[in-house]
């Protein structure tokens, strides 16, 4: 230098299946009363559709979800597992432009890991997730110490083992 194999944790990481609660008596739908001309297609401009056979809105009644996220039990793949941020491209809802994206391709950067707290964002949510900061814990390497405990510092393109040059 290259190849191979491993370790961190029983809350390591990710995907997926089933069940359960929440979402929520919410949204959509229907009826009736008031109301009296706008409303929808996510923002703008067009275009299209609905509307005096009554729009928007308000109140009552009937009926009534789902997705995402969560918990439990399994299955599978793994140890840059994976997560996040920036740029570029494709795709997306009537057309164009912008914005957005639970989608995807590529590139650059950051993060050893989980936990707790605070702030911010997301979300129906005091759950969860994400980012930043702080804190102790944990794993690994280096230096000091040396019986050891421990102290300081670094990061995964790292660390350990084996093989080959």
């Nucleotide at each position: 230098u290259g190849a191979u194999a491993g370790a961190g944790g029983u809350u390591g990481c990710g995907u997926u299946u089933u069940c359960u609660a929440u979402c929520a008596g919410u949204a959509u739908g229907g009826g009736c009363a008031c109301g009296g001309a706008u409303g929808u297609g996510a923002c703008a401009g067009g275009c299209a559709c609905a509307g005096a056979c009554g729009a928007a809105g308000u109140a009552c009644c009937c009926g009534g979800a789902a997705a995402g996220g969560a918990g439990a039990a399994g299955a599978c793949g793994c140890c840059g597992a994976a997560a996040g941020g920036g740029g570029a491209g494709a795709c997306g809802g009537c057309c164009u432009g912008a914005a957005c994206g639970u989608u995807u391709u590529u590139u650059c950067c950051u993060u050893g890991g989980g936990c707790a707290u605070a702030c911010a964002g997301u979300u129906a949510a005091g759950a969860g997730c994400u980012g930043u900061a702080u804190g102790a814990c944990u794993g690994u390497c280096a230096u000091c110490g040396g019986u050891a405990a421990g102290a300081u510092g670094g990061g995964g393109c790292g660390c350990u083992a084996u093989c080959a040059g």